[in-house]
Context: one part of a larger RNA
Molecule: small-subunit ribosomal RNA, 3' major domain
Organism: uncultured bacterium
RNA sequence: UGACGGGGGCCCGCACAAGCGGUGGAGCAUGUGGUUUAAUUCGACGCAACGCGAAGAACCUUACCUGGGCUUGACAUCCGCGGAACCUCUGUGAAAGCAGGGGGUCAGUUCGGCUGGAUCGGAGACAGGUGCUGCAUGGCUGUCGUCAGCUCGUGUCGUGAGAUGUUGGGUUAAGUCCCGCAACGAGCGCAACCCUUGUCCUUAGUUGCCAUCAUUCAGUUGGGCACUCUAAGGAGACUGCCGGUGUUAAACCGGAGGAAGGUGGGGACGACGUCAAGUCAUCAUGGCCCUUAUGUCCAGGGCUACACACGUGCUACAAUGGACGGUACAAAGGGUCGCAAACCCGCGAGGGGGAGCCAAUCCCAAAAAGCCGUUCUCAGUUCGGAUUGGAGUCUGCAACUCGACUCCAUGAAGUUGGAAUCGCUAGUAAUCGCGGAUCAGCAUGCCGCGGUGAAUACGUUCCCGGGCCUUGUACA
Numbered sequence: 001u002g003a004c005g006g007g008g009g010c011c012c013g014c015a016c017a018a019g020c021g022g023u024g025g026a027g028c029a030u031g032u033g034g035u036u037u038a039a040u041u042c043g044a045c046g047c048a049a050c051g052c053g054a055a056g057a058a059c060c061u062u063a064c065c066u067g068g069g070c071u072u073g074a075c076a077u078c079c080g081c082g083g084a085a086c087c088u089c090u091g092u093g094a095a096a097g098c099a100g101g102g103g104g105u106c107a108g109u110u111c112g113g114c115u116g117g118a119u120c121g122g123a124g125a126c127a128g129g130u131g132c133u134g135c136a137u138g139g140c141u142g143u144c145g146u147c148a149g150c151u152c153g154u155g156u157c158g159u160g161a162g163a164u165g166u167u168g169g170g171u172u173a174a175g176u177c178c179c180g181c182a183a184c185g186a187g188c189g190c191a192a193c194c195c196u197u198g199u200c201c202u203u204a205g206u207u208g209c210c211a212u213c214a215u216u217c218a219g220u221u222g223g224g225c226a227c228u229c230u231a232a233g234g235a236g237a238c239u240g241c242c243g244g245u246g247u248u249a250a251a252c253c254g255g256a257g258g259a260a261g262g263u264g265g266g267g268a269c270g271a272c273g274u275c276a277a278g279u280c281a282u283c284a285u286g287g288c289c290c291u292u293a294u295g296u297c298c299a300g301g302g303c304u305a306c307a308c309a310c311g312u313g314c315u316a317c318a319a320u321g322g323a324c325g326g327u328a329c330a331a332a333g334g335g336u337c338g339c340a341a342a343c344c345c346g347c348g349a350g351g352g353g354g355a356g357c358c359a360a361u362c363c364c365a366a367a368a369a370g371c372c373g374u375u376c377u378c379a380g381u382u383c384g385g386a387u388u389g390g391a392g393u394c395u396g397c398a399a400c401u402c403g404a405c406u407c408c409a410u411g412a413a414g415u416u417g418g419a420a421u422c423g424c425u426a427g428u429a430a431u432c433g434c435g436g437a438u439c440a441g442c443a444u445g446c447c448g449c450g451g452u453g454a455a456u457a458c459g460u461u462c463c464c465g466g467g468c469c470u471u472g473u474a475c476a
Base pairs, nucleotide, nucleotide: 001476002475003473004472005471007470008469009468010467011466012465013464015460016459019424020423021422022421023420026315027314028313029312030311031310032309033308034306035305042053043052064301065300066299067298068297069296070295073126077125078124081121086103087102088101089100090099091098092097106116107115108114128290129289131288132287133286137284138283139279140278141277142275144273149188150187151186152185153184154183155164156163157162168179169178170177194267195266196265197264199235200234201233202232203231204230205229208225209224210223213222214221238261241255242254243253244252245251317417321376322375323374324373325372326371327370333364334363335362338357339356343352344351345350383414388409389408390407391406392405393404394403430452431451432450433449434448435447436446
């Protein structure tokens, strides 16, 4: 100087407390461990691994296993030879491939077999490696933590390591600001500048909108751009104003006006560093290793196994509910190898059909919870839907291993969950549906969107993590 303390002081955070809803019990989905296996490819392991890499394993992917092939190679460059490419057929084979037949025969030209390039064959330099090392690395990322800290120059003090500044008194979300002070300044962080949302104004008025006039089943049409909305530019909030407290300060408390008030809400943004944290399997890369194989092509299998254990979720155990009928209101997205309406067929998944739309125009598209009625009456039930049998639909060369969905039948566990443990402070939790990426097909996951919409916070003694000052130390 740090680090640590079941030392002290001050302070903060859904850290506790106060509340609401869960997990832990059940069934299923998914990831992991273990076990099994020819293989169940690899990585990730307290917080910060475990619905993680994977935003989508039937083939492919694919790195694994078994078997069948290849050896200048699936891919790149160079040298030299031949000549285009390419199309098609046969045999064999699981395919890759192997063997053979037929058709076809480039461009420029100084007409010199002169030049060019694709492709194929052969020889060699070489290719190739998701092989090892993340403890050789770059890059990227997680975490402490959006915590308020981390430093420097000059000066001063100290023999020196170092100290001072950065401590102290207030204050703040903040090393934020004020005052004081052997310090005076400065940098990286904080804040602001950026995006979005909340109010208003201006401009613009179609594909959007409809107050007035006419018209219609319908903003449908004429008309209009007031309103809504869209999207570009501005205004607006600054403790600016008033009162009080305070050291005449910074600031805090209350109030006015205002759509909004003291950082208005949300996002992007992550200091010096820590964990030899993660990644050699995104990529790049040093070293090492393989080179008729640790490379490469193909078929089939595996990654989907199953006594068990754990994590994360979904669905429930019901009446604030289930079922049936009627009826209302979103936002944000996607669409041409696409989204697909009306209409017809089917109980349905779906099929036929093809209007319209490269989309404020058309489509996906029904929002659901809600509201109004009817029914069920507390039961393993008209709750719950696992499992299994049968019959189908769709995608796709192909759904056996191993897809999703539909219909009929079946109807398991489960009556609110031990010890323990998680999230959340407001348009939040809880609950309800909708969309998107990936994608032929496949979503309870992920990323977004809106609808309905709470309870509680006395307080900081305690648990956890953190900041500043101080103290002790046989620690560095």